[in-house]
């Protein structure tokens, strides 16, 4: 990288370095930004995809230490921390996670 599945209106910011644009692209809007954006680093946090633990409630199953749903946690792997992926339309649109020969 082909491809499959799930999610994308909830949630969570300070310090510092830098110094001009940024919110993916097109059209039209709207918004953030020298009261320092975008980006980098550190720390902190959010969330619960993977993970871990518990329960053994519901369903599947002949049964199981199996599978799905459900409950809890946050040590670890990712991810994320203006606005619905900022909004509408558009296109071979994209992002994240878990699989995958």
């Nucleotide at each position: 990288g082909a491809u499959u599945c799930a999610u994308c209106c909830a949630g969570a910011g300070g310090a510092u370095c830098u110094g001009a644009g940024g919110g993916g692209c097109c059209u039209g809007g709207c918004c953030c930004u020298g009261u320092g954006a975008c980006g980098g680093u550190c720390c902190g946090g959010c969330a619960a995809c993977c993970u871990c633990c518990c329960c053994g409630g519901c369903g599947g199953g002949g049964a199981a230490u199996c599978c799905g749903c459900g409950g809890g946690a946050a040590a670890g792997g990712u991810g994320c921390c203006a606005a619905u992926g900022c909004c509408a339309g558009g296109a071979a649109c994209g992002a994240u996670g878990a699989g995958g020969g």